Source information: Predicted 3D model of a 178-nucleotide RNA (glmS glucosamine-6-phosphate activated ribozyme aptamer). Rfam family: glmS glucosamine-6-phosphate activated ribozyme aptamer. Rfam classes the family as a riboswitch. From the family's description: This entry contains a glucosamine-6-phosphate activated ribozyme that is found in the mRNA for GlmS. GlmS is an enzyme that uses fructose-6-phosphate and glutamine to generate glucosamine-6-phosphate.

RNA sequence: AGCGAGGAACAAGCGCCGGGACUGCCGACACAGCAAAACACUUUUGCAGCGGCAGUUGACGAGGACGGAGGAUGAUCGAAGGAUUCGGCGGAUACCUCCGGGGUUCAAUGGGGAAUCCUGAAACGGCUGACAAAGCCGCCGGGCGACCGGCGGGACAAAGCAGCCGCCAUCAACGCAG
Numbered sequence: 001a002g003c004g005a006g007g008a009a010c011a012a013g014c015g016c017c018g019g020g021a022c023u024g025c026c027g028a029c030a031c032a033g034c035a036a037a038a039c040a041c042u043u044u045u046g047c048a049g050c051g052g053c054a055g056u057u058g059a060c061g062a063g064g065a066c067g068g069a070g071g072a073u074g075a076u077c078g079a080a081g082g083a084u085u086c087g088g089c090g091g092a093u094a095c096c097u098c099c100g101g102g103g104u105u106c107a108a109u110g111g112g113g114a115a116u117c118c119u120g121a122a123a124c125g126g127c128u129g130a131c132a133a134a135g136c137c138g139c140c141g142g143g144c145g146a147c148c149g150g151c152g153g154g155a156c157a158a159a160g161c162a163g164c165c166g167c168c169a170u171c172a173a174c175g176c177a178g
Stems, first nucleotide, its partner, number of pairs: 014090004019086001020057008033047006060078003066100006101118006111171001124166006136153007
């Protein structure tokens, strides 16, 4: 260096789970629930309920990071469904403050700068525009099962973003007006 085999890792709308829901197997049934069968009394079987073990599920994408520290919190947006996308834990690029760096715009009379963002580097308002996955339909694979995975088809958002238009842009000192 090459070949072969095995393992770990590759997550940030992300990860996890002791509740709940659901599945399978086993067990125990006092007969008290439902159903079926046989029957003279009555009995048997299945389901449910109960216990144990092993599992499954537990949010669909869009958007989002100048560097550091701290803080607080259910950290933005819609889609689906008609609701377990229930419930909980952890994390995290939203947010706020401070420090450092940087861009843009405005101001600069004597002085001090101010606002706003983050390298695609103002905010706010309006109009227009492009952009999603799941769900759905079809097919395939794995699992006893709950369920999991893949391929193909055709759709549909909002925030943010882009384009255009509009709007605003500082403090002190002095004067005037209310």